Model confidence (mean pLDDT): 82 of 100. Predicted 3D model of a 73-nucleotide RNA (transfer RNA) from Candidatus Levybacteria bacterium RIFCSPHIGHO2_01_FULL_41_15. It matches the Rfam family "tRNA". Rfam links the family to the GO term triplet codon-amino acid adaptor activity. It is annotated as a transfer RNA. NCBI's taxonomy places the organism under Bacteria, Bacteria candidate phyla, Candidatus Levyibacteriota. It was read from a public genome assembly.

Order: sequence, then C1' cells, then structure tokens
RNA sequence: GGGCCUGUAGCGUAACGGUUAUCGCGCUUCCAUGGCAUGGAAGAGAUUAGGGGUUCGAUUCCCCUCAGGUCCA
Repeated sequence: GGGCCUGUAGCGUAACGGUUAUCGCGCUUCCAUGGCAUGGAAGAGAUUAGGGGUUCGAUUCCCCUCAGGUCCA
C1' cells in the first nucleotide's frame, strides 16, 4: 500500500428497509427479612463509531473517514 471482517447502554448480545431499538448481567428505588445474601416489583441508562448519499421511511443499502482484527505484498 491492497483485500476481507467487526464497531448497537458500564459489559456481553438481538433486531425480513416499517410503532417507542431486544434480552441477560450490572446500576438506582421500593417491598419481604434482624441483615449487605436471596426473592419480588418498578425505573434510569444508546448521537446504533463519525460524516454524507439513496428512500415516503435506514441499526439495516451505497460512498468516504476513524478504530480494532485478519490475510497478501
């Protein structure tokens, strides 16, 4: 330098182009208990890596950039 893959919440994950982006762990509050364990209920938390394009509509399709991984030279 070139090819390919990956990027979604603190961590790990799902999402035929079509409500308000899913679930688990973790976190917060409340209830039960003598209790920090355990169980139950409720809740917060995401610029879907960044920018642009296509479309009535983009996490999804196209282009560029960035980061990581891998292969070739």